[in-house]
RNA sequence: GCCCAGGUGGCGGAAUUGGUAUACGCGCACGACUUAAAAUCGUGUCCCGCAAGGGAUGUGGGAUCGUUGCCCACCCUGGGCA
Numbered sequence: 001g002c003c004c005a006g007g008u009g010g011c012g013g014a015a016u017u018g019g020u021a022u023a024c025g026c027g028c029a030c031g032a033c034u035u036a037a038a039a040u041c042g043u044g045u046c047c048c049g050c051a052a053g054g055g056a057u058g059u060g061g062g063a064u065c066g067u068u069g070c071c072c073a074c075c076c077u078g079g080g081c082a
Base pairs, nucleotide, nucleotide: 001081002080003079004078005077006076007075010026011025012024019065027045028044029043030042031041032040046055047054048053058074059073060072061071062070
């Protein structure tokens, strides 16, 4: 330099013929249980805002009524070729 795959809450990881972003698991907070703890169980858990509402999928643009998903450029990570 060229080619391929990937980037989503605190972490892993779904959502993909474009139509409810964060299912599920882990972690965390509080509670139950226990003499106490561990294990287990229950509830909650993105951000801003009093609210209405708004923002958020690496960054910036574009197409679209509408994008995590399509198009372009760039950044980052991993792999392959030279």